Predicted 3D model of a 115-nucleotide RNA (TPP riboswitch aptamer (THI element)) from a Bacillota bacterium. It was read from a public genome assembly, where an Rfam model found it. The coordinates come from a structure-prediction model, not an experiment, and the mean pLDDT is 77. Lineage of the source: Bacteria > Bacillati > Bacillota.
RNA sequence: CAUACCGCACACGGGAGCUCGGGGAGCCGGGCUGAGAGGGUGACCAGGAAUCCGUCACCGACCGUCUGAACCUGACCAGGGUAAUGCCUGCGCAGGGAACGUGCACCGACGCACC
Numbered sequence: 001c002a003u004a005c006c007g008c009a010c011a012c013g014g015g016a017g018c019u020c021g022g023g024g025a026g027c028c029g030g031g032c033u034g035a036g037a038g039g040g041u042g043a044c045c046a047g048g049a050a051u052c053c054g055u056c057a058c059c060g061a062c063c064g065u066c067u068g069a070a071c072c073u074g075a076c077c078a079g080g081g082u083a084a085u086g087c088c089u090g091c092g093c094a095g096g097g098a099a100c101g102u103g104c105a106c107c108g109a110c111g112c113a114c115c
Base pairs, nucleotide, nucleotide: 001111006103007102008101011065012064013063014062017032018031019030020029021028022027023053024052026045039059040058041057042056043055044054071096072095073094077090078089079088080087
């Protein structure tokens, strides 16, 4: 010096696992971690108890948007741990990944410049 923060406006991106019980047709309830583990509507597809109880779109919630670990790839990964699971750590100064604006006074992280 001045951003992040905060308010306003307008967008965009993302994920929904493991497990137990009941039930039986796409249902109900519980446990674990987490910000969030699919709440609402619609469509598609599937199905006769072995198996399975799904997929997609929109809305909502939650998180993230280049100072980008929200999230994806690596990955049916590695070590540890658990009833089990990305549960933890590594991988990771690896690769990708979604917007910029505006606003009052003071203060003002990270940062920049000078002494």